[in-house]
RNA sequence: AAGAGGUUGCGAUUUUUAAGAGUAAUUAUUUAGCUAUUCAGAUUGUUGCUAAAUAAAGAAAGGGAAAACCGCCGAAGUUUAGAAAAGGAUAUCUGAUACUUUUCUUUGCUGGGGGAUUAUAGAAUAUAUAAUUCACUGUCGUAUUAAAAGAUACGGAGCGCUU
Numbered sequence: 001a002a003g004a005g006g007u008u009g010c011g012a013u014u015u016u017u018a019a020g021a022g023u024a025a026u027u028a029u030u031u032a033g034c035u036a037u038u039c040a041g042a043u044u045g046u047u048g049c050u051a052a053a054u055a056a057a058g059a060a061a062g063g064g065a066a067a068a069c070c071g072c073c074g075a076a077g078u079u080u081a082g083a084a085a086a087g088g089a090u091a092u093c094u095g096a097u098a099c100u101u102u103u104c105u106u107u108g109c110u111g112g113g114g115g116a117u118u119a120u121a122g123a124a125u126a127u128a129u130a131a132u133u134c135a136c137u138g139u140c141g142u143a144u145u146a147a148a149a150g151a152u153a154c155g156g157a158g159c160g161c162u163u
Base pairs, nucleotide, nucleotide: 001163002162003161009072010071011070013068014067015066016065017064026056027055028054029053030052031051032050033049034048038096039095040094041093042092043091076110077109078108081105082104083103084102085101086100087099111137112136114134115133116132117131118130119129120128121127139156140155141154142153143152144151145150
């Protein structure tokens, strides 16, 4: 420098689609409560606001599946610490704090995909991540078969393996 692990390898984008959900928000009626918040300050409030029930009509996002296409083989995921940007929470506004998401740098872990259990996130029994465990698979090393393809057993890690 070029390649391999595998047709269930990894990730992004677009289109379609199931679920989300007859949910949220909205309107009407009835009932109940009320000088309001995660913290602080300010404003407004019974012709108002909040909550519940009934009726009407009624979404979306993240995540999933399929197809197409693109970039790839630390592909990528996650974690420690930091920087930047954005977002929601309360009746409204401002500020603060913590939280969530994205990007970049950095520390550590994981060869790869899968099953099971537990935990977290999630509307979810989908899915994702982590830990433990189970076989499978690729690669290298050691030993045996055996001289060889191959097979068996044990073990290592991608800063690896092959040319």
Predicted 3D model of a 163-nucleotide RNA (Lysine riboswitch aptamer) from a chicken gut metagenome.
Its Rfam family is "Lysine riboswitch aptamer". About the family: Riboswitches are metabolite binding domains within certain messenger RNAs that serve as precision sensors for their corresponding targets. Allosteric rearrangement of mRNA structure is mediated by ligand binding, and this results in modulation of gene expression.